Model confidence (mean pLDDT): 81 of 100. SAM riboswitch aptamer (S box leader), 120 nucleotides, folded computationally. The model forms 94% of the base pairs in the Rfam consensus.
RNA sequence: UAGUUAUCAAGAAAGGUGGAGGGAUUAGACCCGCUGAAACCUUAGCAACCCUUUAUCUAGUAAAGAAGGUGCUACAUUCUACCAAAGUGCUCCAUAGGUGGCUACUGCGGCAGAUAACAA
Numbered sequence: 001u002a003g004u005u006a007u008c009a010a011g012a013a014a015g016g017u018g019g020a021g022g023g024a025u026u027a028g029a030c031c032c033g034c035u036g037a038a039a040c041c042u043u044a045g046c047a048a049c050c051c052u053u054u055a056u057c058u059a060g061u062a063a064a065g066a067a068g069g070u071g072c073u074a075c076a077u078u079c080u081a082c083c084a085a086a087g088u089g090c091u092c093c094a095u096a097g098g099u100g101g102c103u104a105c106u107g108c109g110g111c112a113g114a115u116a117a118c119a120a
Stems, first nucleotide, its partner, number of pairs: 001120001003118006013043005021032003026081004044073003049069002051065006077112001082110002086106003089102003092098002
């Protein structure tokens, strides 16, 4: 760096250095920030992907755990955008329904992104 799979509305902050930006990218919105942003370091914590133990026939699953490897510790992945299942609304033919149109609203999911594990 691209790939596969899983997860992403829960949870968890203090100090030091630093000194103006930050919330992934573009645009808009909304926020955070000199009562100190990013980044780095220390300590603490959260969670339970890898992991450990136990049960069940391996697998898988369930329960418990947290020593170690990551990760994370404002806001839903801060929200919206592009595609889009389905639904609501309006409308058309018509009164059995057809589903055609409009694009207003909601938005399963996709796309994109992040993290983990695996394999290259």